[in-house]
RNA sequence: UUCUUAUCCAGAGUGGCGGAGGGACUGGCCCUAUGAUGCCCGGCAACCAUCAAGAUAAUCUUGACAAGGUGCCAAAUCCUGCAAAGUCUGAAGACUUUGAGAGAUGAGAG
Numbered sequence: 001u002u003c004u005u006a007u008c009c010a011g012a013g014u015g016g017c018g019g020a021g022g023g024a025c026u027g028g029c030c031c032u033a034u035g036a037u038g039c040c041c042g043g044c045a046a047c048c049a050u051c052a053a054g055a056u057a058a059u060c061u062u063g064a065c066a067a068g069g070u071g072c073c074a075a076a077u078c079c080u081g082c083a084a085a086g087u088c089u090g091a092a093g094a095c096u097u098u099g100a101g102a103g104a105u106g107a108g109a110g
Base pairs, nucleotide, nucleotide: 001110002109003108004107005106006105007104008103013041015040016039017038021031022030023029025081027079028078042073043072044071047069048068050064051063052062053061054060055059077102082099083098084097085096086095087094088093
């Protein structure tokens, strides 16, 4: 960096350092000197791992654990973008739902 696949409405500090930007991108809307992003500590969760039980053709399901590998700790992935359907409206447009796309993270493969 590409592909496959699963998940993304739950959860997580009144700590220390530090000192200006941050929420991927677009348009919004927000967070932030009552201290952001980041680092450390702390915490949350349970994808992988481990253990137990069960089913299967492959493999999968359920439960336990949290010492191991990741991940995460404002707002639903903060909302949105493309398509379809519906409602309101004279229209422009607004709203709702579903699907796709984009993104994030895990696991596997190249």